[in-house]
RNA sequence: CGCGCGGGAGAGAACGGCGCCGCUCGCGGUGGCCGUCGCCGAAGGCGCAACCGGCCCCCGGAAACGCUCAGGCAGAAGGGCCGCGCG
Numbered sequence: 001c002g003c004g005c006g007g008g009a010g011a012g013a014a015c016g017g018c019g020c021c022g023c024u025c026g027c028g029g030u031g032g033c034c035g036u037c038g039c040c041g042a043a044g045g046c047g048c049a050a051c052c053g054g055c056c057c058c059c060g061g062a063a064a065c066g067c068u069c070a071g072g073c074a075g076a077a078g079g080g081c082c083g084c085g086c087g
Stems, first nucleotide, its partner, number of pairs: 001087007012037001014036005019030005038073003044069001045067003051061004
């Protein structure tokens, strides 16, 4: 580094419209699409005070920190990272 197995948090089963489905036919359901508001921070992405390095007014380098673009806010799935096994 790759594969397999196990563990793994947070935050509206929010609202409206369309579509689809059901039926007692004007109501109900919906994991799809669009929009609105609230929220989360642990795929991915972006940023860097201190610190380190350099050719030192500057440049380069990180995260579980910051942003919230992406993603997410019942369950399932996903999930930084951790453990075990194999190569």
The RNA shown here (Glycine riboswitch aptamer) has 87 nucleotides and comes from uncultured Pseudoroseomonas sp.
The sequence is in RNAcentral, with records from MGnify.
Its mean pLDDT, the model's own confidence on a scale to 100, is 76.
Lineage of the source: Bacteria > Pseudomonadota > Alphaproteobacteria > Acetobacteraceae > Pseudoroseomonas.